Context: one part of a larger RNA
RNA sequence: CGCUGGAGCUUUGAGAGGAGUCGUCUCUAGUACGAGAGGACCGAGACGAACAGACCUCUGGUGUAUCAGUCGUCGUGCCAACGGCGCCGCUGAUUAGCCACGUCUGGAUGGGAUAACCGCUGAAAGCAUCUAAGCGGGAAGCCCACCUCGAGAUGAGAGCUCCCAUCCCCUCGAGGGAGUAAGGGCGGUCGGAGACUACGACCUCGAUAGGCGGGACGUGUAAGCGCAGCAAUGCGUUCAGCGGACCCGUACUAAUCGCCCGAGGU
Numbered sequence: 001c002g003c004u005g006g007a008g009c010u011u012u013g014a015g016a017g018g019a020g021u022c023g024u025c026u027c028u029a030g031u032a033c034g035a036g037a038g039g040a041c042c043g044a045g046a047c048g049a050a051c052a053g054a055c056c057u058c059u060g061g062u063g064u065a066u067c068a069g070u071c072g073u074c075g076u077g078c079c080a081a082c083g084g085c086g087c088c089g090c091u092g093a094u095u096a097g098c099c100a101c102g103u104c105u106g107g108a109u110g111g112g113a114u115a116a117c118c119g120c121u122g123a124a125a126g127c128a129u130c131u132a133a134g135c136g137g138g139a140a141g142c143c144c145a146c147c148u149c150g151a152g153a154u155g156a157g158a159g160c161u162c163c164c165a166u167c168c169c170c171u172c173g174a175g176g177g178a179g180u181a182a183g184g185g186c187g188g189u190c191g192g193a194g195a196c197u198a199c200g201a202c203c204u205c206g207a208u209a210g211g212c213g214g215g216a217c218g219u220g221u222a223a224g225c226g227c228a229g230c231a232a233u234g235c236g237u238u239c240a241g242c243g244g245a246c247c248c249g250u251a252c253u254a255a256u257c258g259c260c261c262g263a264g265g266u
Base pairs, nucleotide, nucleotide: 001152004174005163006162007161008160009159010158011157015149016148017147018146021049022048023047024046025045026044027043033038051106052105053104054103055102059100060099061098062097066093067092068091069090070089071086072085073084074083075082076081110144111143112142117137118136119135120134164265166178167177168176169175183261184260185259186258187203188202189201190200191199208254209253210252211250212249213248214247215246217243218242219241224237225236226235227234228233
């Protein structure tokens, strides 16, 4: 920009893409078959490999704004307590998130038309013949079925709901313009959404983010003081103190006030 008034939501599916794999074991059955050795078809079940998708309960990894221990040095006047730097100084743990080495799921099933091939009926050609007319069966393959996209499918589809029929100008034409409706956008607070954009939540009629409160969870018993000890240190107060992302709550802070676009229907 188009889709023949303007919108919001839900869809149909032309078409396109993806997937499609394989193995072992058990039962049937030591049956059929076979002198024996050996050893099935058909059918049923179990467990896997690789691949793919999703997820984080478990296991494990990461986790440079979490906690603790600790070395050297500098600083906060000193002690104590802290802070900076040294690969995050080093080390031990570790929430969320993101992950796999973890967990779950998938390939199925069914239908249709077929290939090689197997047939029925059957002439040409009194026989024979699956074929010439006609009719069946038959693949991991083909079409559908499964998953995803999908009406710019200009052949522009469908349904539901909302908004209405204003004003001015004109060369009068399916013309031009104005303010509006439903609605949309700008702007703002944000997001397991994201390169940007888009998408989603919210904007005081408010829990969107931060803060604060409580909880979970992580570290692992803070500082100060007291007691014991010459001291290092230990014990008590203390399952303490501290804390990112998680959960619930709470308008304290910030989403202020607003602005723009947007139909009149051959």